[in-house]
RNA sequence: CGCGGAGUGGAGCAGUGGUAGCUCGUUGGGCUCAUAACCCAAAGGUCGCUCGUUCGAUCCGGGCCUCCGCAA
Numbered sequence: 001c002g003c004g005g006a007g008u009g010g011a012g013c014a015g016u017g018g019u020a021g022c023u024c025g026u027u028g029g030g031c032u033c034a035u036a037a038c039c040c041a042a043a044g045g046u047c048g049c050u051c052g053u054u055c056g057a058u059c060c061g062g063g064c065c066u067c068c069g070c071a072a
Stems, first nucleotide, its partner, number of pairs: 002070006010024004018055001026042005048064005
């Protein structure tokens, strides 16, 4: 250099064109003599960057960046 995969809250992952969700974690409250467990609520995301297509893009197309793998 070539081929393939991945990038989405703190972590792990969903989401195949119509205002982005799940589990764990965090914070507050409840329960308890107390802790864990359990219950309720909340915060936390410019969906890697950029340009384009579209009425509308996490999703489709081009370029770039980072990581992983294959081949040489």